Record summary:
Predicted 3D model of an 89-nucleotide RNA (c-di-GMP-I riboswitch aptamer) from Zoogloea sp. The sequence was found by an Rfam model in a public genome assembly. Its Rfam family is "c-di-GMP-I riboswitch aptamer". Rfam links the family to the GO term cyclic-di-GMP binding. The source organism's lineage runs through Bacteria, Betaproteobacteria, Rhodocyclales, Zoogloeaceae and Zoogloea.

[in-house]
RNA sequence: UGAAGUCAUUGGCAAACGGGGCGAGAGCCCCGGACGCAAAGCCACGAGUCCUAACUGGUUUCACGCAGAAGGAUGGUCGGGUUGCACCA
Numbered sequence: 001u002g003a004a005g006u007c008a009u010u011g012g013c014a015a016a017c018g019g020g021g022c023g024a025g026a027g028c029c030c031c032g033g034a035c036g037c038a039a040a041g042c043c044a045c046g047a048g049u050c051c052u053a054a055c056u057g058g059u060u061u062c063a064c065g066c067a068g069a070a071g072g073a074u075g076g077u078c079g080g081g082u083u084g085c086a087c088c089a
Base pairs, nucleotide, nucleotide: 005087006086012037013036017032018031019030020029021028022027035076041082042081043080045079046078047077048074049073050072051071052070055068056067057066
């Protein structure tokens, strides 16, 4: 220095739920709160899962349900990329 690891230490993040806000929605942001997390830091490249306002087609009982394409969400679903803290064992 790199990789693995997490016995110790300094700390870090923050699920469910509640309050406020944004969004058509999945969901996101802020505050409170801790289920947990050694990357539960960051990134939508691959996969999974979730959403459907508008568009096209279909339907026509004129509100829809359906299908397609397209777009979006999720990093605390997995893989991958990338960055970082401690070195007591």